[in-house]
Context: one part of a larger RNA
Molecule: small-subunit ribosomal RNA, 5' domain
Organism: Candidatus Nomurabacteria bacterium
């Protein structure tokens, strides 16, 4: 010189892109952040509609009808293992990069084959019971793409090669199918799992290890292995630094440098680990599961004291820590994502606004002529010099600003939060718009006057004790400029 998620002074006109708890993985009020499907199913709490009954104020009221849209609860299915956060743990097969063989797969594509006949419950409901609540019994009733059983068996799995084992479910319909279901084989992706190398300081940490090494059996997963277990050997790592302690998510990048290296891992992308600590498993095609479950702890909240309920490191937001970090905002209109046959619901993801000169890049804050060199200001040898063509004044122009009007593309055929946004046009009017920090050397920038080793300056060196270009003020002067110093920190 550069550079930054920076802060702190004085200062501050706009507009585009960005970027915004670094610290207490510290505790959280309030709202939201994951649902969906009535074309799976029994059904009917609410609305509207239609029909019936009554009442009468002649268009309202009440009740009764699942008959229709439609749907709370509830069985059932797909999803809640994605998306969003944050980096506390992790020196590791965690990450990066190259390679294996002993696997797995809901959704999705191809192909092949099936898709017969029944059976028993359970919830909803409804009657009772028991608690403050949470919510739980007990009797009856039912229904399915929920459960089980027979049959069949292209295939597929086992095998002593003789066999022996394994399915399936409907729903809608314009009857033309659609969408499902159930076996297999193949593909795409997507994961798991083994290794070669690379990955940070300490020897004032040198010896570490008993499931440790290896093996043979068995058990266990999809799936390989002491992954477990039993017997059986004594092996295994290590100064090419084992163990130990200390730090830390890793990477692609980021920044500085001619490079080589160095520092460093906000933002956005890839991978990883974490969800109030700790521990498990359960369902599931996948999890040992952030807004599921259990158990033990620490916290807080409710209680009728007997018992309960929570988990913001999703978005905002609140207290607190702190130099220090924004709105309890709008939409699903775009892109994406669940869920549906579709209409569509849902989405704090996203895409918009909002704050904040925090960063970067762009504009502007007036051009032009004007000397009596005006009046001040300061300085001075009292001649006069300097601010200064700066001002006044004269002529222009409208970038922005303010007001009217038109008025886009993001959206396909329809749908626009952003927003009447951007841009255009036209009126008024120089109108709305400049500071900051220095001025001995180093380093660009001198004077006077106050002070008087006082006050105070200072990045080094150093200034100040009565002539201070160094302190304070004031004029001028330099320098960047909606900025300008300062401080921290890397190079």
């Nucleotide at each position: 010189g550069g550079a930054u998620g920076a802060a702190u002074g004085c200062u501050g006109g706009c507009g585009g892109c960005g970027u915004g708890c670094c610290u207490a993985a510290u505790a959280c009020a309030u709202g939201c952040a994951a649902g969906u499907c009535g074309a799976g199913c029994g059904g009917a709490a609410a609305c509207a509609u239609g029909g019936g009954u009554a009442g009468c104020u002649u268009g309202c009221u009440a009740c009764c009808u699942g008959a229709u849209g439609u749907c709370g609860a509830g069985c059932g299915g797909c999803g809640g293992a994605c998306g969003g956060c944050u980096g506390a743990g992790u020196a590791a097969c965690g990450c990066g990069u190259g390679g294996g063989a002993a696997c797995a797969g809901a959704c999705c594509c191809c192909a092949a084959a099936c898709u017969g006949a029944g059976g028993g419950a359970u919830a909803a409901c409804u009657a009772c019971u028991c608690g403050a609540a949470a919510g739980a019994g007990u009797g009856g009733c039912u229904a399915a793409u929920a459960c089980c059983g027979c049959a069949u068996a292209u295939g597929a799995u086992c095998u002593u090669c003789g066999g022996a084992u394994u399915a399936a479910a409907g729903u809608c319909u314009u009857c033309g199918g659609a969408c499902g279901g159930u076996u297999u084989g193949g593909g795409a992706c997507u994961g798991g799992c083994c290794u070669g190398c690379g990955u940070c300081a300490g020897a004032u940490u040198a010896g570490a290890u008993a499931g440790u090494u290896g093996g043979u059996g068995a058990g266990g997963u999809a799936a390989u292995g002491g992954c477990u277990c039993a017997c059986c050997a004594a092996g295994u790592c290590g100064a090419c630094g084992a163990u130990c302690u200390g730090u830390a998510g890793a990477u692609g990048g980021u920044u500085u440098g001619a490079g080589a290296g160095g520092a460093u891992g906000a933002u956005c992308a890839u991978c990883c680990a974490g969800a109030c600590u700790g521990g498990g498993a359960c369902u599931g095609a996948g999890a040992c599961a952030c807004g599921g479950c259990c158990c033990a702890g620490a916290c807080u909240c409710c209680u009728a004291c007997g018992g309960g309920a929570g988990g913001c490191a999703g978005c905002a937001g609140u207290a607190g820590g702190g130099a220090a970090u924004c709105u309890u905002u709008c939409a699903c209109a775009a892109u994406g994502g669940a869920c549906g046959a579709a209409a569509g619901u849902c989405u704090g993801a996203u895409g918009g606004a909002g704050c904040a000169a925090c960063g970067c890049c762009g504009c502007g804050u007036g051009c032009a002529g004007g000397a009596c060199g005006a009046a001040g200001g300061c300085c001075u040898u009292c001649g006069g010099g300097u601010c200064g063509u700066a001002a006044a004044c004269u002529g222009c122009u409208u970038u922005u600003a303010u007001a009217a009007g038109c008025g886009a593309g993001a959206a396909a055929u329809a749908u626009g939060a952003u927003g009447g946004u951007a841009a255009c046009u036209u009126a008024u009017g120089a109108a709305u718009a400049a500071g900051g920090a220095u001025c001995g050397g180093c380093u660009a920038a001198c004077u006077a006057c106050g002070u008087g080793c006082c006050a105070g300056c200072a990045g080094c060196c150093g200034c100040g004790g009565u002539c201070a270009u160094a302190c304070g003020u004031a004029g001028g002067a330099u320098c960047c400029g909606a900025g300008c110093a300062u401080u921290a920190u890397c190079c």